Large-subunit ribosomal RNA, domain VI from a Lachnospiraceae bacterium, 242 nucleotides, folded computationally.
[in-house]
Context: one part of a larger RNA
RNA sequence: CGUAGGAUAUUUGAGAGGAGCUGUCCUUAGUACGAGAGGACCGGGAUGGACGGACCACUGGUGUACCUGUUAGAUACCAGAUCUAUCGCAGGGUAGCCAAGUCUGGAGGGGAUAAGCGCUGAAGGCAUCUAAGCGUGAAGCCCACAUCAAGAUGAGAUAUCCAAGACCCCUUUAAGAGUAAGAGGUAGAUAGGGCGGGAGUGGAAGUGCAGUAAUGUAUGGAGCUGACCGCUACUAAUCGGU
Numbered sequence: 001c002g003u004a005g006g007a008u009a010u011u012u013g014a015g016a017g018g019a020g021c022u023g024u025c026c027u028u029a030g031u032a033c034g035a036g037a038g039g040a041c042c043g044g045g046a047u048g049g050a051c052g053g054a055c056c057a058c059u060g061g062u063g064u065a066c067c068u069g070u071u072a073g074a075u076a077c078c079a080g081a082u083c084u085a086u087c088g089c090a091g092g093g094u095a096g097c098c099a100a101g102u103c104u105g106g107a108g109g110g111g112a113u114a115a116g117c118g119c120u121g122a123a124g125g126c127a128u129c130u131a132a133g134c135g136u137g138a139a140g141c142c143c144a145c146a147u148c149a150a151g152a153u154g155a156g157a158u159a160u161c162c163a164a165g166a167c168c169c170c171u172u173u174a175a176g177a178g179u180a181a182g183a184g185g186u187a188g189a190u191a192g193g194g195c196g197g198g199a200g201u202g203g204a205a206g207u208g209c210a211g212u213a214a215u216g217u218a219u220g221g222a223g224c225u226g227a228c229c230g231c232u233a234c235u236a237a238u239c240g241g242u
Base pairs, nucleotide, nucleotide: 001151005162006161007160008159009158010157011156015148016147018145021049022048023047024046025045026044027043033038051105052104053103054102055101059099060098061097062096066092067091068090069089070088071085072084073083074082075081109143110142111141116136117135118134119133166242167241168240169185170184171183172182173181190236191235192234193232194231195230196229197228199225200224201223206219207218208217209216210215
C1' cells in the first nucleotide's frame, strides 16, 4: 500500500516446511521345524543409543555492580576503609542463561499402491493372477501428528463496536540489534528507591576480656548483600498533541 467505510477480538485452511531412525533383553518357547547341532514367524512386555522439543525442582557450569580471605603499591601514619595490579590472585555463590541435568516425541490407525502372492476367467472346449472384473500386499505415497499460514491479489469466515480504535511521548519487560511484541502511564505497582522475606557469604565495625604479642574470644548465625518473592506512591511515568 492492497484486501472498496473504519475498527477490536476470534478463526477456516489452499499451501508450505518439520518429524518419520534403531539396538538389546525377557516372554510366547527351548515350542513349530530339525536325525542332531541348532532354532523361529506371529504376538506381548522391558530397557537403551543417536536425533528433536521443552524446562531449571535435582546434579552441575557460568555468574566482571554478591560475600569472604590474601599479596604488592597508593590515599601522610595507626585502626578502619577505598583504589591500581588480567575480576590482582584465591575460596564460595542468588537470579538469569545453559548441559553434562530433568521431562518428553517417533506411536497407533485409515486409504490407494510397488515387487510379489491370489480369486474368478476367456481369447485358445484344457490351462492361465489378466485380456473384462475382484482381492491381498511395504520403513515408501496420500491422510493421520505438531508448526506456520488469507499478499490464498482467488486477499475467505464469525462476533461485536461506530469518537470506536490507534499512535506520538513517557516508565519498562521472563520481549529485544533496531523496529516489533507484551506490561503500564496517578482512577497507577510499569521501573527505580524504601521496607519485609528468601537466598548467598560466613562471624562486621566498635568495645570488653585473655595474651608481651601475633591472635583468640564475648557482644552476635554477626555484618554485608546483583538480578529472586511480596508490600509500599517516596521518585519517575506530568501536562499535552495527532